[in-house]
Description: Transfer RNA from a Candidatus Harrisonbacteria bacterium, 72 nucleotides, folded computationally. Its Rfam family is "tRNA". The family's RNA type in Rfam is transfer RNA. The sequence was found in a public genome assembly. NCBI's taxonomy places the organism under Bacteria, Bacteria candidate phyla, Candidatus Harrisoniibacteriota.

RNA sequence: GCGCGAUUAGCUCAGUGGUAGAGCAUUGCAUUCACAUUGCAAGGGCCGCUGGUUCGAUCCCAGCAGGACGCA
Numbered sequence: 001g002c003g004c005g006a007u008u009a010g011c012u013c014a015g016u017g018g019u020a021g022a023g024c025a026u027u028g029c030a031u032u033c034a035c036a037u038u039g040c041a042a043g044g045g046c047c048g049c050u051g052g053u054u055c056g057a058u059c060c061c062a063g064c065a066g067g068a069c070g071c072a
Stems, first nucleotide, its partner, number of pairs: 001071003007065001010024004018055001026042005048064005
């Protein structure tokens, strides 16, 4: 330099146009003599950035950024 797919919660990931979810983790409560386990609840996201399409974009299109893989 070229190609390919990805960027969503602290971590791993879902979510194919109509107000964003799960598991683990964190905090609180219950349970226990205590711990663990289990159950319930809570906090934590302006979906990488900038534009475009659309009545409406995490989702479609373009560019940019950082990173991964392959080729040179």